[in-house]
RNA sequence: ACCGAUACCUCGGGGUGCCCAGUGGUUUAUCUGGUGGGCUGAGAUGCGAAAGCGGACCCGUUGAACCUGAACCGGAUCAUACCGGCGGAGGGAAGGUGCGAAGGAUGACC
Numbered sequence: 001a002c003c004g005a006u007a008c009c010u011c012g013g014g015g016u017g018c019c020c021a022g023u024g025g026u027u028u029a030u031c032u033g034g035u036g037g038g039c040u041g042a043g044a045u046g047c048g049a050a051a052g053c054g055g056a057c058c059c060g061u062u063g064a065a066c067c068u069g070a071a072c073c074g075g076a077u078c079a080u081a082c083c084g085g086c087g088g089a090g091g092g093a094a095g096g097u098g099c100g101a102a103g104g105a106u107g108a109c110c
Base pairs, nucleotide, nucleotide: 001106002104003103007097008096009095010094011060012059013058014057017039018038019037020036021035023033024032025031045054046053047052066091067090068089072085073084074083075082
């Protein structure tokens, strides 16, 4: 000298379950609407018949945010995408500005 996190701007990606009690409807059920409460989490939300559109939150290639595998496997729980495995498996959404940390098989000079 170079790379480099946190920060800011703009843009983009994503998920939104499970249970208990009461209640309404009719198609009498793994149905549906709504009320109260509970569990785990950063996040389980508002409107809507739904698709979807917002808000909050998380994540953007140094990519476990999130999806597939998966109505998977093991362990818990009233129950669950609750915990772990799977997973050195596969996919997955970026540009700029600035300061430059930890650090570095880097380059130049002495």
The RNA shown here (TPP riboswitch aptamer (THI element)) has 110 nucleotides and comes from Gemmobacter nectariphilus. It matches the Rfam family "TPP riboswitch aptamer (THI element)". Rfam describes the family as follows. Vitamin B(1) in its active form thiamin pyrophosphate (TPP) is an essential coenzyme that is synthesised by coupling of pyrimidine and thiazole moieties in bacteria. The model forms 92% of the base pairs in the Rfam consensus.